[in-house]
RNA sequence: UAGCUCAGCUAGUAGAGCACAAGGCUCUUAACCUUGUGGUUGUGGGUUUGAGCCCCACG
Numbered sequence: 001u002a003g004c005u006c007a008g009c010u011a012g013u014a015g016a017g018c019a020c021a022a023g024g025c026u027c028u029u030a031a032c033c034u035u036g037u038g039g040u041u042g043u044g045g046g047u048u049u050g051a052g053c054c055c056c057a058c059g
Stems, first nucleotide, its partner, number of pairs: 003018004012049001020036005042058005
């Protein structure tokens, strides 16, 4: 760090739960099951082939 609460390894194209949407089930709602949507990882710089991860400043 997803709308909320939080993961993320030694740096190699970011995940879970809840929520939301659709479908299934149900007389209906809820519950339950399946699938899906959603991210410039606080801002600005630096290092590096490559930064959520290392360094600096700000907040």

Predicted 3D model of a 59-nucleotide RNA (transfer RNA) from Glycine max. Rfam family: tRNA. Gene Ontology term of the family: triplet codon-amino acid adaptor activity. The sequence is in RNAcentral, with records from ENA. Lineage of the source: Eukaryota > Embryophyta > Tracheophyta > Papilionoideae > Glycine subgen. Soja. The prediction has a mean pLDDT of 82.